[in-house]
RNA sequence: UAUGAUAAUAGCAAACUUAUUGAAAAGUAAGGACGCAAAGCUACGGGUCUAAGGUCUUGUGACUAUGAUCGCCGGGUUGCCAAAA
Numbered sequence: 001u002a003u004g005a006u007a008a009u010a011g012c013a014a015a016c017u018u019a020u021u022g023a024a025a026a027g028u029a030a031g032g033a034c035g036c037a038a039a040g041c042u043a044c045g046g047g048u049c050u051a052a053g054g055u056c057u058u059g060u061g062a063c064u065a066u067g068a069u070c071g072c073c074g075g076g077u078u079g080c081c082a083a084a085a
Base pairs, nucleotide, nucleotide: 003082004081011036012035016031017030018029019028020027021026034071040077041076042075044074045073046072047069048068049067053064054063055062056061
């Protein structure tokens, strides 16, 4: 550098529930574990979700991110351990 155990040590925490913030997607805290070797950090590229505001509209409709998601994929960046090959 690469790789990743039926190893060790430490760590994170899906669904769901409660509280709370938010227009929503969703976030935060506590409980809880489906999973995770970057499930640490970063919205940089693609994807996905939402549509308050805006535009159009007969409309309860359509479009739109400046909103959200890194536990969707890729990129960037930092990092624990060391069997076998």
Model confidence (mean pLDDT): 88 of 100. c-di-GMP-I-GGC riboswitch aptamer from Oceanobacillus damuensis, 85 nucleotides, folded computationally.